[in-house]
């Protein structure tokens, strides 16, 4: 000086003049309780002071909480979500460290990262064959057949039979080494062997499988031997493993004022909470033969099919769509010191940073930054013009994922030059 990789911030400032929400606080003044009769609490109007007052994402609603309200005895089956270790954290699908794999020349980055030997699918098209395949070119053709020569016995009907050796071209068969099709072809390279091949067989490599060492909490990494030579990929397909998961959501929920209208069905005749009638038990009263009697009106009590209301459930229908709370002190924020490789997590101090309810923080001048053109300049100025990026709280937190003009700091990498 270029290129780049990581990660932090800022994204207007000061002043002044008038207006917006809310919080403390004085003063006056109304009202309404209370009381020791002048205070005190409450709620209102009016005026003063003194502080606050939209984001790094406030967005998406993708996760996890925390709070509320239902449900819940423990299971279990559908159904979800998650997927190396190992740590963090309230918890997570998050965030650190790490392992493995892959891209980069590196700093770095990225992963729906457990299992294909548990079973089913799927890998077009080309190709002989895409998983216990497979011969399109092609090699061999030893052994049997077929031509052709020689050569020996024997026999001959002279055509040849029969042995045997050499040689051609092939049929039957052998091969998957070569080549070719494809993303992708059932290890690799090299010697031997073989008719020609093949892990057929040996070295030396990859891989898988046992056994052992060593290193690390753990994934996993180093290594030794031994074997049989080698049984694609795909699970972000279906599935099989491991862990984990109650339901709803501030329009949850709690109060206060105000209105209004009930209606019907159901039900194992189930809940026994209330009347009720018949009817039963026991007693008061009555009689009498005096007893574990008996007797009906009538009162007490108690059981009670029946039926009625109510309770439960479920339809149909009216009636509030007003206020007050919930609402902001938190898994808070900031600094310092300590642990840890970090995530983080402990002490100590210090601080209180929006709560609105049709929804608030705006407007105007001026001075300065920024940024943009022109103009001059290499000391740095004059002018014009611009408020420019994403974008705006509504229960609160912790995360991730999206969007962002223009500017800054900080570490690391490569590359070029110079000294």
């Nucleotide at each position: 000086g270029a290129a780049g990789u990581g990660g932090g911030c800022c994204g207007g400032a000061u002043g002044g003049u008038c207006g917006c929400c809310g919080g403390c606080u004085g003063a006056u003044c109304c009202g309404c309780c209370g009381c020791a009769a002048g205070c005190g609490g409450c709620g209102g109007a009016u005026u003063g002071g003194c502080g606050g007052g939209a984001g790094g994402a406030a967005a998406g609603u993708c996760c996890g909480g925390g709070c509320u309200c239902c449900g819940c005895a423990g299971g279990a089956c559908a159904g979800g979500g998650u997927g190396g270790u190992c740590g963090g954290u309230a918890a997570c699908g998050c965030c650190g460290a790490c392992c493995c794999g892959c891209c980069g020349c590196a700093a770095g980055g990225c992963g729906c990262g457990g299992g294909a030997a548990a079973g089913u699918g799927c890998c077009a098209c080309a190709g002989a064959g895409a998983a216990c395949a497979g011969a399109c070119c092609g090699c061999c053709g030893a052994u049997g057949g077929c031509c052709c020569g020689c050569g020996g016995c024997u026999c001959u009907a002279c055509g040849g039979a029969u042995c045997g050796c050499g040689g051609g071209a092939u049929c039957a068969g052998g091969c998957a080494a070569g080549g070719g099709u494809g993303a992708a072809a059932c290890g690799g390279u090299g010697c031997g062997g073989u008719a020609a091949g093949a892990g057929c067989g040996c070295a030396c490599c990859a891989g898988c499988a046992g056994c052992c060492g060593g290193g690390g909490u753990a994934a996993c990494c180093c290594g030794g031997u031994u074997g049989g030579c080698u049984c694609g990929g795909u699970a972000a397909a279906c599935c099989c493993c491991a862990c984990c998961c109650g339901g709803a959501g501030c329009a949850a929920g709690a109060c206060c004022a105000a209105g209004c209208a009930g209606g019907g069905a159901g039900c194992a005749g189930g809940c026994g909470g209330c009347u009720u009638g018949a009817g039963g038990g026991c007693u008061g009263c009555c009689g009498c033969g005096a007893g574990u009697c008996g007797g009906u009106c009538c009162g007490g009590u108690u059981c009670g099919c029946u039926a009625g209301c109510g309770a439960c459930u479920c339809c149909c229908g009216g009636g509030u769509c007003g206020g007050u709370c919930g609402c902001u002190c938190g898994a808070g924020g900031c600094g310092c010191c300590g642990a840890g490789c970090a995530a983080u997590c402990g002490g100590c101090g210090u601080c209180c940073u929006a709560g609105a309810u049709a929804a608030a923080u705006g407007a105007c001048c001026a001075u300065c930054g920024c940024c943009u053109c022109g103009u001059g300049a290499u000391g740095u100025a004059c002018g014009a013009g611009g408020g420019c990026a994403c974008a705006g709280a509504a229960c609160c937190c912790g995360g991730c994922u999206u969007a962002c003009a223009g500017g800054c700091c900080c570490a690391c990498u490569u590359c070029g030059c110079u000294u």
The RNA shown here (Bacterial RNase P class A) has 419 nucleotides and comes from a Planctomycetaceae bacterium. The organism belongs to Planctomycetaceae, within Bacteria. Rfam family: Bacterial RNase P class A. Rfam links the family to the GO terms dimeric ribonuclease P complex, ribonuclease P activity and tRNA processing. The coordinates come from a structure-prediction model, not an experiment, and the mean pLDDT is 77.